[in-house]
Context: one part of a larger RNA
RNA sequence: CGUGGAAUUUUGAGGAAACAAAUCUCUAGUACGAGAGGACCGAGAUUUACGAACCUCUAGUGCGCCGGCUGUCCCACCAGGGGCACCGCCGGGUAGCUACGUUCGGCACGGAUAAACGCUGAAAGCAUCUAAGCGUGAAGCCGUUUCCAAGAUUAGAAUUCAGAGAGCCCUCCGAGACUAGGAGGUUGAUAGGCGGUAGGUGUAAGGGUCGCGAGACCUUCAGCCGAGCCGUACUAAUAGCUCGAUUG
Numbered sequence: 001c002g003u004g005g006a007a008u009u010u011u012g013a014g015g016a017a018a019c020a021a022a023u024c025u026c027u028a029g030u031a032c033g034a035g036a037g038g039a040c041c042g043a044g045a046u047u048u049a050c051g052a053a054c055c056u057c058u059a060g061u062g063c064g065c066c067g068g069c070u071g072u073c074c075c076a077c078c079a080g081g082g083g084c085a086c087c088g089c090c091g092g093g094u095a096g097c098u099a100c101g102u103u104c105g106g107c108a109c110g111g112a113u114a115a116a117c118g119c120u121g122a123a124a125g126c127a128u129c130u131a132a133g134c135g136u137g138a139a140g141c142c143g144u145u146u147c148c149a150a151g152a153u154u155a156g157a158a159u160u161c162a163g164a165g166a167g168c169c170c171u172c173c174g175a176g177a178c179u180a181g182g183a184g185g186u187u188g189a190u191a192g193g194c195g196g197u198a199g200g201u202g203u204a205a206g207g208g209u210c211g212c213g214a215g216a217c218c219u220u221c222a223g224c225c226g227a228g229c230c231g232u233a234c235u236a237a238u239a240g241c242u243c244g245a246u247u248g
Base pairs, nucleotide, nucleotide: 001151005161006160007159008158009157010156014148015147016146017145020048021047022046023045024044025043026042032037050105051104052103053102054101058099059098060097061096065092066091067090068089069088070085071084072083073082074081075080109143110142111141116136117135118134119133165243166242167241168240169185170184171183172182173181190236191235192234193232194231195230196229197228199225200224201223206219207218208217209216210215
């Protein structure tokens, strides 16, 4: 830009992906074989590699979360803190993102076939799977499974609406390079703040008691706290504008 207005829901021409393997048990120490050995067919179990999704568990990360520790400078001093030192070092760690974690997947079936194996059967009174005709038969082919898909210009279909609908701008995100997509814009929980809570850390400061003291105990499962969850219009999404139809 087209698909001759718009929104929603769709059909599927066509395309892409996937299709794996091993071990063990039973059948059965059976068939077979002098023995040694040792099956087809069929049934079941487990595992590996691969793939997808996810974060309940386990584990990792988690640079403005909590705690501990050292040196130094500063807050006049004590106490308590702040800066710097690789995130100063160390011990933990929510969300998110992850695998080493969890769950799931390959199935089964149909059709036409390859090699191969057949039936009927002449040419050629026999024989012959082939010449006419008819079967069986692969992880392969076409379907079946999953995903994309009407620029499928053959531009499809259905429903509803027709000042319908869409955008600019703003608050954001399970979305994201930008776009796009999605949630919202006061008739509002979209983000921040605030309240609560899950969760993390591990018992704050101050005070008291005991101890010569380092320190211990009590107040105190405290204090502090990013992303999660539930609330709450306090703040910001105000106000407004633009495009947009059927005969050019």